[in-house]
RNA sequence: GGAGGACGCCGGGUCGUCGCGGCGCGCGAGCGUCGAGGAACGUCCGGGCUCCAUCGGGCAGGGUGCAGGAUAACGUCCUGUCGGGGCAACUCGAAGGAAAGUGCCACAGAAACAUACCGCCGAUGCGCUUCGGUGCAUCGGUAAGGGUGAAAUCGUGCGGUAAGAGCGCACGGCGCUCCGCGGUGACGCGGGCGCGGGUAAACCCCACCUGGAGCAAGACCGCUCGACUCGUGUCCUUCGGGGCACUCGCCGGCCCGGCGAAACGAGCAACGUCGCAACGAGGUCGGCCGUGAGGCCGGCCCCAGAGAGAUGACGACCACGGCCUCUUCGGGGGCUUUGACAGAAUCCGGCGUACAGGCGUCCUCCGCGC
RNA sequence: GCGCCUGUAGCUCAGUCGGUAGAGCAGCGGACUUUUAAUCCGUUGGUCGAGGGUUCGAGUCCCUCCGGGCGCACCA
Numbered sequence: 001g002g003a004g005g006a007c008g009c010c011g012g013g014u015c016g017u018c019g020c021g022g023c024g025c026g027c028g029a030g031c032g033u034c035g036a037g038g039a040a041c042g043u044c045c046g047g048g049c050u051c052c053a054u055c056g057g058g059c060a061g062g063g064u065g066c067a068g069g070a071u072a073a074c075g076u077c078c079u080g081u082c083g084g085g086g087c088a089a090c091u092c093g094a095a096g097g098a099a100a101g102u103g104c105c106a107c108a109g110a111a112a113c114a115u116a117c118c119g120c121c122g123a124u125g126c127g128c129u130u131c132g133g134u135g136c137a138u139c140g141g142u143a144a145g146g147g148u149g150a151a152a153u154c155g156u157g158c159g160g161u162a163a164g165a166g167c168g169c170a171c172g173g174c175g176c177u178c179c180g181c182g183g184u185g186a187c188g189c190g191g192g193c194g195c196g197g198g199u200a201a202a203c204c205c206c207a208c209c210u211g212g213a214g215c216a217a218g219a220c221c222g223c224u225c226g227a228c229u230c231g232u233g234u235c236c237u238u239c240g241g242g243g244c245a246c247u248c249g250c251c252g253g254c255c256c257g258g259c260g261a262a263a264c265g266a267g268c269a270a271c272g273u274c275g276c277a278a279c280g281a282g283g284u285c286g287g288c289c290g291u292g293a294g295g296c297c298g299g300c301c302c303c304a305g306a307g308a309g310a311u312g313a314c315g316a317c318c319a320c321g322g323c324c325u326c327u328u329c330g331g332g333g334g335c336u337u338u339g340a341c342a343g344a345a346u347c348c349g350g351c352g353u354a355c356a357g358g359c360g361u362c363c364u365c366c367g368c369g370c
Numbered sequence: 371g372c373g374c375c376u377g378u379a380g381c382u383c384a385g386u387c388g389g390u391a392g393a394g395c396a397g398c399g400g401a402c403u404u405u406u407a408a409u410c411c412g413u414u415g416g417u418c419g420a421g422g423g424u425u426c427g428a429g430u431c432c433c434u435c436c437g438g439g440c441g442c443a444c445c446a
Stems, first nucleotide, its partner, number of pairs: 001366010012318007020035006037341001041352002044350005049214004056256004061210005066080005081095001082093004096205002101203002103199003117146002119142010154172006173195004178191005218274003222268005231246006247261005282301008321336006371442007380395004389426001397413005419435005
């Protein structure tokens, strides 16, 4: 100097005038203070919280799927293992089981999971014969060769054989509820045994998780109208009540099992208070522990918020960028002006997606110079 | 805000258990008719909303986006 890789961050600032929403102060005019994001977005996961009867067990259904860890939890994250890509830095992976069973594998092909179309080999019969063989038919062997296909009986080589075949051997590949060593483990290394096509983002099996609905959830203060007056029997009683059985009702997929028996239904306001916005799985700085995700301790800070509705407009100046131009290559001058994606609504942790322009850190490979 | 459904030809819809995407109407051409309509015959027309993945193979299975539509209002 070139080509890459992994991250982190910003995504305008100051002033003036007018205005909007929350809170506080003030009798009032008004004053003070706070007021969008890294994704507030999509609503794809997970939780807090609330109700469903006071929420137990099983089945069904749904979800997840290498190991260990982080966490309130997760399908997220971290570290590793294995596999793919890259010379490398690094990166990508829904990555359990096809040797439990079932299904499917179109077309082509003989055959898609138990099969012989051509070919090869053997036997028998018939024919021809230059007596070496050869043609046809039948039976059998053969998955090495041809051809079909996305996929064809583990691949290559040597041996072996009538021809062949993991039939044997060497190397390689794959599998194993086998053994040893290392590792918490996934797994690795070495040995032993074996060779069974693919598909589980097909049913399924295994392991683990999981009740449903959602803040328009729900809780608390009104008025009017309508229903209902608290099931039956029996036993005990300290006369307050309690137990058992039946009946009725209920438990938001079903069953077991359980609960209740007096509690409600409709209408009325463009809708009061809370949930709900000031204490939180909060932010930030420092220390310690950890490879890391993260954890612990201490200091400091309080940080939008509703009715579904606020968070803006104009002006001036300046950074950054862009364009033009001068240059002694350090820089100077002029013009342009806000310019990406987007916008809170119950709150958090993630994921995914969108994003003009700009800044910084570390690492790899190649070339050149010292 | 929260929850749910849906997207296949110009329009309305099928498409099962993954194996070359179909029907009706519309359009175009022809026949019939003096002509038109109706009828009959033939025919055109598809990035299956987009992208990626699984598979030999995807409208169909899985994931992520995009568009359209629907429901839910606390009231003691």
This is a predicted complex of two RNAs, RNase P RNA and transfer RNA, with 446 nucleotides together. Its mean pLDDT, the model's own confidence on a scale to 100, is 76.